[in-house]
RNA sequence: AGACGGUCGGAUGGCCGCUCUUCGUGUAAGCGGGGGGAGGAAAGUCCGGGCUCCACGGAAGCACGGUGCCGGUUAACGGCCGGCGGGGGCGACCCUAGGGAAAGUGCCACAGAAAACAUACCGCCGAGCCCCUGCCUCCCGCAUGGGAUGACAUGGGCGGCAAGGGUGAAAUGGUGCGGUAAGAGCGCACCGCGCGGCCGGCAACGGCAGCGGCAGGGCAAACCCCACCGGGAGCAAGACCAAGUAGGAGCGGCAGGCACGGCCUCAACACCGUGCCGGGCGAGCUUUCGCGCCGCCGCUCGGGUCGGUCGCGUGAGGCGUUCGGCAACGGACGUCCCAGAUGAAUGGUCAUCGCCGCGCCGGUGGUUCACCCCAAUGGCGAACCCCCGGGGCGGCACAGAACCCGGCUUACAGACCGUCU
RNA sequence: GCCGGAGUAGCUCAGCUGGUAGAGCAGCUGAUUUGUAAUCAGCUGGUCGGGGGUUCGAUUCCCUUCUCCGGCU
Repeated sequence: AGACGGUCGGAUGGCCGCUCUUCGUGUAAGCGGGGGGAGGAAAGUCCGGGCUCCACGGAAGCACGGUGCCGGUUAACGGCCGGCGGGGGCGACCCUAGGGAAAGUGCCACAGAAAACAUACCGCCGAGCCCCUGCCUCCCGCAUGGGAUGACAUGGGCGGCAAGGGUGAAAUGGUGCGGUAAGAGCGCACCGCGCGGCCGGCAACGGCAGCGGCAGGGCAAACCCCACCGGGAGCAAGACCAAGUAGGAGCGGCAGGCACGGCCUCAACACCGUGCCGGGCGAGCUUUCGCGCCGCCGCUCGGGUCGGUCGCGUGAGGCGUUCGGCAACGGACGUCCCAGAUGAAUGGUCAUCGCCGCGCCGGUGGUUCACCCCAAUGGCGAACCCCCGGGGCGGCACAGAACCCGGCUUACAGACCGUCU
Repeated sequence: GCCGGAGUAGCUCAGCUGGUAGAGCAGCUGAUUUGUAAUCAGCUGGUCGGGGGUUCGAUUCCCUUCUCCGGCU
């Protein structure tokens, strides 16, 4: 200068409060004494489980969702541990969703000839075929000229090639030698790749020798295929108690109008008795018939709102020792009980100390500048810096349980410890 | 506390089986008008909430985080 892992995250005391619990006292409210009282993340709610209710005959399958190298660990996991492969770093070490692209479908913009049944823009070639032109040779002809096969050269077409250029994120293995008209796994050597074999390893995988000239690029955090896992909802789950009479059911009782009579009275109302009619609303305009609903009081029953109680603190628990294991983790023994609120407690203040920041005072030292001095390593003053001491002011990170547990992720001033490069 | 949804221009929204992001309103400039409004023509304006990953390439796919909204006693 770094890498990795772990621990703590203000301390002590006084005073005043809050909450839970226990004991005493008190009819009760309360009061007094004792004891407990946030975190490594209590957070985000991203995974996994316990618990509760709902659904469901069991198993398998379909759909949907998730996970995805191998082995282990665990109640379970997408977590953790160990290993393998790949990548990065000089290194300690770090990162890694890492099955299948030869089951099928789809996509690969722009550029480029071509982005996947292949193909050829520039370019390379002139071995093969055809054509044009030039030149040479030969033949016919006195000659201008004509003709011919052949050789050479230039150009074009058919054609051969995929080495090179160019495009792109990606172009049909790479380098070298041979080979060829030019080329090409066309041949060879090495590397890569594929195949089966042997050896090591539980496995992922690694190593060895051999065979094959190489065989259809990439994307599955695209659909999909394969393997494995998963029923749904969540403590506002759920259980219990239970006001107001808010409402339901059953039983019993009561009723409104008219007429007449009685009692009473001046007369009437009220009261008592008897008789008759039974009210209102609804579907649909009327009538009839039928149907349904509607009042008050009492008792009983069941549900259930406000509210209250439980769920709710002994648990996959903490700590220590020891054993097995590289480790995650597991076993044994000992020991401890360690928050439980419900507008929601766990705080406030004072003193001392610790740490950090700011500015002040004093001191040692250093640098620069100015002055004194003939000069000097001397003297003196100012500014800045490091360190030491004193007292002053301010602050002490991230953040606060809410059914519980195992993880992950994110936030976090600072301090300390260990191992390693 | 539990469950679900959304972040794209100044505002309201499209775009999502990946290929350089658009519309309407708003803003600016010009034309028209005596002037304004309306209208017409043109222009500006984007860390696609932040970070990381997969991929040649991410607004889109995956992970994480932040903010906002809604429902349940």

Two RNAs folded together computationally: RNase P RNA and transfer RNA, 494 nucleotides in total. The coordinates come from a structure-prediction model, not an experiment, and the mean pLDDT is 76.